A computed fold for a 476-nucleotide part of an RNA from a metagenome, annotated as small-subunit ribosomal RNA, 3' major domain. The full RNA is in RNAcentral, with records from SILVA. Its mean pLDDT, the model's own confidence on a scale to 100, is 80. Rfam family: Bacterial small subunit ribosomal RNA.
Context: one part of a larger RNA
RNA sequence: UGACGGGGGCCCGCACAAGCGGUGGAGCAUGUGGUUUAAUUCGAAGCAACGCGCAGAACCUUACCAGGACUUGACAUGGGAUCGUCGUAUUCAGAGAUGGAUAUUCUCGCAAGAGCGGUCUGCACAGGUGCUGCAUGGCUGUCGUCAGCUCGUGUCGUGAGAUGUUGGGUUAAGUCCCGCAACGAGCGCAACCCUCGCCUUUAGUUGCCAUCAGGUUGGGCUGGGCACUCUAAAGGAACUGCCGGUGACAAGCCGGAGGAAGGUGGGGAUGACGUCAAGUCCUCAUGGCCCUUAUGUCCUGGGCUACACACGUGCUACAAUGGCGGUGACAGUGGGAAGCUAUGUGGCGACACAAUGCUGAUCUCUAAAAGCCGUCUCAGUUCGGAUUGUACUCUGCAACUCGAGUGCAUGAAGGUGGAAUCGCUAGUAAUCGCGGAUCAGCAUGCCGCGGUGAAUACGUUCCCGGGCCUUGUACA
Numbered sequence: 001u002g003a004c005g006g007g008g009g010c011c012c013g014c015a016c017a018a019g020c021g022g023u024g025g026a027g028c029a030u031g032u033g034g035u036u037u038a039a040u041u042c043g044a045a046g047c048a049a050c051g052c053g054c055a056g057a058a059c060c061u062u063a064c065c066a067g068g069a070c071u072u073g074a075c076a077u078g079g080g081a082u083c084g085u086c087g088u089a090u091u092c093a094g095a096g097a098u099g100g101a102u103a104u105u106c107u108c109g110c111a112a113g114a115g116c117g118g119u120c121u122g123c124a125c126a127g128g129u130g131c132u133g134c135a136u137g138g139c140u141g142u143c144g145u146c147a148g149c150u151c152g153u154g155u156c157g158u159g160a161g162a163u164g165u166u167g168g169g170u171u172a173a174g175u176c177c178c179g180c181a182a183c184g185a186g187c188g189c190a191a192c193c194c195u196c197g198c199c200u201u202u203a204g205u206u207g208c209c210a211u212c213a214g215g216u217u218g219g220g221c222u223g224g225g226c227a228c229u230c231u232a233a234a235g236g237a238a239c240u241g242c243c244g245g246u247g248a249c250a251a252g253c254c255g256g257a258g259g260a261a262g263g264u265g266g267g268g269a270u271g272a273c274g275u276c277a278a279g280u281c282c283u284c285a286u287g288g289c290c291c292u293u294a295u296g297u298c299c300u301g302g303g304c305u306a307c308a309c310a311c312g313u314g315c316u317a318c319a320a321u322g323g324c325g326g327u328g329a330c331a332g333u334g335g336g337a338a339g340c341u342a343u344g345u346g347g348c349g350a351c352a353c354a355a356u357g358c359u360g361a362u363c364u365c366u367a368a369a370a371g372c373c374g375u376c377u378c379a380g381u382u383c384g385g386a387u388u389g390u391a392c393u394c395u396g397c398a399a400c401u402c403g404a405g406u407g408c409a410u411g412a413a414g415g416u417g418g419a420a421u422c423g424c425u426a427g428u429a430a431u432c433g434c435g436g437a438u439c440a441g442c443a444u445g446c447c448g449c450g451g452u453g454a455a456u457a458c459g460u461u462c463c464c465g466g467g468c469c470u471u472g473u474a475c476a
Stems, first nucleotide, its partner, number of pairs: 001476002003473003007470007015460002019424005026316008034307002042053002064302007073125001077124002079121006087104007106115003127291002130289003136285002138280003141276001143274001148187006154163003167178003193268004198236007207226003212223003239262001242256005318417001322376006334365003339358002343354004383414001388409007430452007
C1' cells in the first nucleotide's frame, strides 16, 4: 500500500421488511448428472453450467458407432505426359459410395497455337470438429451501469509511498458547493444518440371522411377534399426557469404554480482501471505437439431420442374469480412469390380441390383472447388431461427406430404441495391472446407485440452484495 475481521462509523441496492404470484408435491416437455450402450459425439460446472453452444438431430446436419470403399485425396496451387472430353440421357451390378456399357457437336482460330475440361503419374503438398483456452488473438460472461481508476507538475517522507481523491454539506453519481499544499488533467458519471409521451409546420396515397354532391351492393362505394385520425420528415417544448420555505449569502432539499410532461419525465443503446490463469483451439484466426493407405475423405444403416434413478428450467392442472355451450365487440408488432392466400365446393375435422388478389399503408396471414349471456352445484365431477387402441391428414426419396396434426374411444396421477427457495415497486406483478426468427415438416423454448390490470414499502435491527472513512492483523 492492499486484502481480510462473527471491529467501528456513514450510505446504497426487490438485500431484508410490507405485499402479490410462483418453484419444491402430480402428469408431461426440455436440459443435465448417473447408469446403460457398438455409439449413446463434444463443450458448459456455485452465483456467472443445467429450454446453455442448438434461431429448430427422421436422411442431411453429425463431429459418434458398425459395415462397405478411396489414397495427391471431397477442396487449393505448381511440374510432366496424354485425351477430347465434361455434362446430359438411357441402361446393368450394388445398401449406396462406386464400377461397367450405349448415344451425343469442347470453345476460339485459315493455320501454328491458345483456352477449357478430363485422365494418368509421382513429388512438393492438401486435409484433421485431433491435443493444449495454463502458449495466444478475437469475442463473451462476471463483479456492475457499481462510482470508481489514474496521470503531470508541485509539496511531504531516507524509502516503499503519501498528498491531490481526505474533511463539512449535498447528489443517482469522485454530482456539485465550501474548505484545504496542493494546482490542473485523463478514462469513467452526466449530456450528446434512438424510442414513447404534448404541440406546430411541411406532405396527402395505398391512409382518413368534417363539410358538399351522387349512387345503390348502404361498404369512403364514387366525385371531391386533406379539416381530423394516421403516416414520416423538420422543428418547438423542461431549464430547479418562476414563487414560498429551509440551508452557510453556497450546492442543494421541501412545498406550490403553470404545464402534455417536474426535478435523471418512462424505456433503450452505451459497461472505466481491473478481477476470476473465468469461458471459447467445435464460429473464426493462430504458436507448439500429434495423425498422413489415416486421427484424412466418400457412402449405407444405426446413434445423439436408451432408462431402476437424482437435480435444474418450464407447460398443464388440481377447479365455480371455474368447465361447457351460445353470443359476438375492441388491438399492436411483424411476415408473404418454390410465398401469403380471399371466395366457392367437399369433408365432423386435420385438410383437399377449383379459383382470385398481392412484389403489398392497396391483397393476404387476421379468427384476437380474456369480455357478456345461459347451464353445471362441489363430486376425482360436465374438473383434469396423461396413457393406450383405432381410423385418417400433412410435410418429405423416406415418418419402424424417431415428426407434427385430426376424429372416435380410453380417462392415469393430481383436492394447492415438507424443509427450503425464486421473481416483482406501475402500465410493473399477475393474467390474456397475437406475431417473428430458425424451418420441407416439427416450439410448452427464444425474441418481440399489444389487451385487462393490482397489492405493498412503517422502516434499515437482522440476512446477502456493494461504496467511502477509520481501526486491528502472526496474511501478500